[in-house]
RNA sequence: CUCUUAUCAAGAGAGGUGGAGGGACUGGCCCUGUGAUACCUCAGCAACCGUCUUUAUUAGACAAGGUGCUAAUUCCAGCAAGCGCAACAACGCUUGAAAGAUGAGGA
Numbered sequence: 001c002u003c004u005u006a007u008c009a010a011g012a013g014a015g016g017u018g019g020a021g022g023g024a025c026u027g028g029c030c031c032u033g034u035g036a037u038a039c040c041u042c043a044g045c046a047a048c049c050g051u052c053u054u055u056a057u058u059a060g061a062c063a064a065g066g067u068g069c070u071a072a073u074u075c076c077a078g079c080a081a082g083c084g085c086a087a088c089a090a091c092g093c094u095u096g097a098a099a100g101a102u103g104a105g106g107a
Stems, first nucleotide, its partner, number of pairs: 002106007013042005021031003025078004043070003048066002050062004074099001079096006
């Protein structure tokens, strides 16, 4: 970098360094000198890998270790279908996809 697959409505922040951007992209809407992003320390959440038990492709428990995460549903939408409005559009709702993130496995 790419492929397969599972999950994405819940959960969990303090301190230090530093000094202007950040929330993937686009639009919106937000966060931010009452200090963003990033890095470090400590703490926490969760339970994918893991460990243990088991009625064994199941169910449950645990959290030492490998990851991950700790503003807002993946912040909302983006594409398609259905429904609502007399109706096109717009708008609203629902579902699915796409894109993205994370884990596990593979090339």

Predicted 3D model of a 107-nucleotide RNA (SAM riboswitch aptamer (S box leader)) from Gracilibacillus dipsosauri. The organism belongs to Gracilibacillus, within Bacteria. It matches the Rfam family "SAM riboswitch aptamer (S box leader)". Rfam describes the family as follows. The SAM riboswitch is found upstream of a number of genes which code for proteins involved in methionine or cysteine biosynthesis in Gram-positive bacteria. RNAcentral holds the sequence, with entries from Rfam.